[in-house]
Context: one part of a larger RNA
RNA sequence: CCCUCGUCAGGGAAAUCGGCAAAUUAGCCCCGUAUCUUCGGUAUAAGGGGUGCCUGCUGUCUGAAGAGAAUUUUCUUUGGAACGGCAGGUCUCAGUAACUAGGGGAUCCCGACUGUUUACCAAAAACACAGGUCUCCGAUAGCUCGUAAGGGUGUUUAUGGAGGCUGACGUCUGCCCAAUGCCGGUACGUCAAACCCGGGUUCAACCGGGCAAAGCGCCGGUGAAUGGCGGGAGUAACUCUGACUCUCUUAAGGUAGCGUAAUACCUCGCCGCUUAAUUGGCGGCUUGCAUGAAUGGCGUAACGAGGUUCCCACUGUCCCGACGAGGGACCCGGUGAAACUGCUAGGUGGUGAAAAAUCCACCGAAUCCUAGAGGGGCGUGAAGACCCCAUGGAGCUUUACAGCAGCUUGGUGCUUGUUCACGGUUGUUGGUACAUAGCGUAGGCAGGAGGUUUCGAGGCAUUCUCUUCGGGGAGUGCGGAGCCGCCGAUGUAACACUGCCUAUCAUUAACUGUGAGCAUUACCUCGCCUUCGUGGCGGGGGACAACGUCAGGUGGGCUGUUGGACUGGGGCGGUACGCCUUUGAAAAGAUAUCAAAGGCGCCCAAAAUUUAGCUCAGACGGUUCAGAAAUCCGUCGUAGAGAGGUAAAGUCAUAUGCUAGAUUGACUGCGUUCCUAACAGUAAAGAACGCAGGUGCGAAAGCAGGGCUUAACGAACAACAGUGUCCUUAUUGGUUGAGGCCUGUUCUGACAGAAAAGCUACCCUGGGGGUAACAAGGUUGUCGCGGGUAAGAGUCCACAUCGACCCCGCGGUUUGCUAUAUCGCUUUCGGCUCAGGCCAUCCUGGUUGUGCAGCAGCAGCCAAGGGUGGGGUUGUUCACCCAUUAAAGGCCUACGCGAGCUGGGUUCAGUACGUUGCGAGACAGUAUGGUGACACCUUCUAGGAUUGUUGGCGGACUGAGGGAAGAUCCUUCAAGUACGAGAGGAACGAAGGGUCGGAGCCUCUGGUGUAUCUGUUGUCUGACAAGGCAUUGCAGAGCAGCUACGCUCCAGCCGAUAAGAGCUGAACGCAUCUAAGCUCGAAGCGGCCCUCGAGACUAGUCCGCCGUUCUUGGCGUGCGCUACGGGUAACUGUGGUUGUGCGUCGGGACGAGGACGCCCAUAAAAGAUGGGUUUGAUAGGCUCCGGGCGUGAGUGCCGAGCUUUCGGGCGAGGUUUUCAACCCGUGGAGUACUAAUU
Repeated sequence: CCCUCGUCAGGGAAAUCGGCAAAUUAGCCCCGUAUCUUCGGUAUAAGGGGUGCCUGCUGUCUGAAGAGAAUUUUCUUUGGAACGGCAGGUCUCAGUAACUAGGGGAUCCCGACUGUUUACCAAAAACACAGGUCUCCGAUAGCUCGUAAGGGUGUUUAUGGAGGCUGACGUCUGCCCAAUGCCGGUACGUCAAACCCGGGUUCAACCGGGCAAAGCGCCGGUGAAUGGCGGGAGUAACUCUGACUCUCUUAAGGUAGCGUAAUACCUCGCCGCUUAAUUGGCGGCUUGCAUGAAUGGCGUAACGAGGUUCCCACUGUCCCGACGAGGGACCCGGUGAAACUGCUAGGUGGUGAAAAAUCCACCGAAUCCUAGAGGGGCGUGAAGACCCCAUGGAGCUUUACAGCAGCUUGGUGCUUGUUCACGGUUGUUGGUACAUAGCGUAGGCAGGAGGUUUCGAGGCAUUCUCUUCGGGGAGUGCGGAGCCGCCGAUGUAACACUGCCUAUCAUUAACUGUGAGCAUUACCUCGCCUUCGUGGCGGGGGACAACGUCAGGUGGGCUGUUGGACUGGGGCGGUACGCCUUUGAAAAGAUAUCAAAGGCGCCCAAAAUUUAGCUCAGACGGUUCAGAAAUCCGUCGUAGAGAGGUAAAGUCAUAUGCUAGAUUGACUGCGUUCCUAACAGUAAAGAACGCAGGUGCGAAAGCAGGGCUUAACGAACAACAGUGUCCUUAUUGGUUGAGGCCUGUUCUGACAGAAAAGCUACCCUGGGGGUAACAAGGUUGUCGCGGGUAAGAGUCCACAUCGACCCCGCGGUUUGCUAUAUCGCUUUCGGCUCAGGCCAUCCUGGUUGUGCAGCAGCAGCCAAGGGUGGGGUUGUUCACCCAUUAAAGGCCUACGCGAGCUGGGUUCAGUACGUUGCGAGACAGUAUGGUGACACCUUCUAGGAUUGUUGGCGGACUGAGGGAAGAUCCUUCAAGUACGAGAGGAACGAAGGGUCGGAGCCUCUGGUGUAUCUGUUGUCUGACAAGGCAUUGCAGAGCAGCUACGCUCCAGCCGAUAAGAGCUGAACGCAUCUAAGCUCGAAGCGGCCCUCGAGACUAGUCCGCCGUUCUUGGCGUGCGCUACGGGUAACUGUGGUUGUGCGUCGGGACGAGGACGCCCAUAAAAGAUGGGUUUGAUAGGCUCCGGGCGUGAGUGCCGAGCUUUCGGGCGAGGUUUUCAACCCGUGGAGUACUAAUU
């Protein structure tokens, strides 16, 4: 220090986002209990009192015996167990004494409630719920699983089941059916296959028409279906407001209620209450950005580990921290991982891909270890989850694209018979056919002079039917013999009769269609029987259904896929995505930006071609109506006009302009070049030139392949069209048809051309610092600060003070811009903690000016030593407010500080409101809830070990250098003085006291005090005594130690200066604080004082002690000696040596002193430090003093009473012995008993 606990003076939420955490409370009995209420509750509301032990009496229950009395109970005697009641006595600080065991109250929001949920970050306001309501469903049902067979609901049956919405209860639930959905209807339109008809085909294909289902159109209904529910003016005897009026508009314009709200941007709305102070809370108002009625509105008792606010109690949350206990940490022994790991001494400034341990400069830095702290290592952890990108993915949605189940409709097969009705086509038979005129109901044409009649004519009656209302037709009855035509008249047409034809009606036949019904044998189904055989009988349905197939509709229920690019991040916006003109563009060409200014996606049969002629705009002069402008004449007129609209540029008067004539070259085929596309390649498109053919104009030369030039556009596939003695066509010949070649049309404007909508906070992958959000860098418009000049204000007066316009800077705290480092990861706001720095100074110090009398101010200058605080609201920084104060400064430090804390805000997953979106969902809108690990290096704070410091050691110093601390206020005297008319009202100096800060200490006052003493509860050791356990069980007290809330200390003076004040004094005969010289002058600077300090590598100084010796071995080497050589000699070579010296590497002895060991504490994590070590009081033990607690056990006596066999017995407790007993990690005195042996 961490974790888990115990205690705390005084204050009592001041802490904090928030009373988080902790504390308080607590059992049982008695008393007592507000408000609200769904009358049940709230309620253990709240708030009070009691509680032990001993003794006695008493109540309830009961066994046995006996007696009385006799349904049943009473009494007596003797026992038992539990639960009460009353009284007396008695002890403690305290009697549920431990354990156990609600803190309480008030307001609001949400949800009625008990319940359920994201196993592992969300327990909630979300889900559920009872209740409400809507929709589907009569059973072979509806809904649902399955390809099907077959299942679930369902041993069910509308008081049931399924689905949706709402969510107890109370009170309510308004308007809108235009849109979407659903339901119903439907004369008509549209409408597939099949069928029919026509065309076509040798047959087919194919084409057209008809018929025509569902669906759609159309009509209607439906809101507790998806959903929606306006704007502008005017108006009332002050003003305001607007019951009222006008107007636009809608499907309808939001009713009741509620309302700054879980919804209100502005907003911290305004008012009131609460508080000293309130971005909070509550109550109102309400102009509702953007409330509102089962997406339920408004209330609501009870309930809630929900959210908000206040009060009481309580407390270490805090002021402000302290002490104690246990477990870790630390040390010793044992065992023994992982992440991670290029190497590592740094600091300041600089540089640099703009944030360096590593580069540069300077400073620093001897080596190693231990404990601790967390500034850095853009620390570790995880190929960033935010952002962007990918012709990456997935989940979800839908009126994206394309499909598929399912559902539905029609045809057809399985699939038969029959009846009726109504149609269609063709045929038979029969009727009907009225202009006018005409006897009259004349369809048309032709033939025609007869036809018809007892097989019943004319006529009459009646029934039916048609009707042009005149009549016609048919049937029946009566009746019994004619009737009609020809002729004539009328008329376009002349009637009898026959034939054919038209229209229509009826009948009938065939074929066919539609509808309705019947039947049963297919098929389906139920029951019974069964010899169990896909058998029998019976019932119900029935050619339907089911199933198969073809076709139409519907169809996010399901499947697959898509969601363009550019872009000062992306999105939104725009198109800079295909073209044209000018500038940019830097005099060849080419040339970028979401650079500047504009335009194109046509038009024209003349606005084209050609030939000829002409000359424009405008001005001046003249001229009937006629004017500034009409037409005409003259002069001037280089283009000031015009060239289709054309954008701009260029060009054009011999016209490319204007007018007129004639024309169609706005031609066919072929080729080359240029441009498109600088410098490689490249398509479509465009332009120019040429050849051939044919043409127009012109006398001709010539011109003409559209428009004066530069814009006006489009591949492949597919479809369609055109053209031709053209090509191919499957054994051969031929004909259609098909395919091809060439040309044209229809398209890709994202314009060298996919077929294509959204959401993702449930998200995933791959990448990017190619690209955003934080921070850094650059810049500094903005921001902050300053200056110049001085218009003006200041009675006068620019400059006591303030200062416009204009101009010039500085800073790098705002906000922007940028996109340089970082996306294989630099954690983001605020608070807390700890701070280092700057000065543009808030206070304190010095000083100048003043519109400075004094006091108090205002404005400058110097100055960064110290200080700069406590609260309310809010997550806030900020802000506003309260009370103080000398003052309550600003800024930087990765908007300092999350391997330091927090986690209220923001920014994951849940949920709700408002708004928005058809929806999935979304919102710099709101609300509630929501997992933050780790110390290797460096650095820092401490503690050690080694080594160096020219032999070693012990002790004492010097002081280079480093640190540093005191700050400020009040009162009194001075002095009611100076000053001032007064009111008021200083200073120098002196004294005292406080606040804040720093250091030390424990005598006092307190805290702690798990040494200790005492009381006491439960239980165990049989009882007593003495103890164990229950947080030290709890409670009371408390020595030492450690501590603050307690006590002590923390002067001024000297020196050099700043602004400033001066002296003398020139330059400049004066003046001048300055130039030479000199004197002052601040909390600031340097000292005196305190502290560390010789690793101060210049490693210092002084004092003292010891050593600088002996011995032994190896190796090397010099000298001496010696042996053998060389040399005439000097000398020299090689070898040897128990001679001797030197060097070097070791061993041993001696050695000042130190260390280990042992006992310890004034020291202490380990090391270290200090003391002692028998010549000793170092530690322990013991004795006494001193201190703590509070009077031991035992005995005697007393004791409320009770009892007795009369001997005695029970009894909480009191008292005596007894300031006793017990204890002491401390202090004082003493004592070697034990251990410091060796």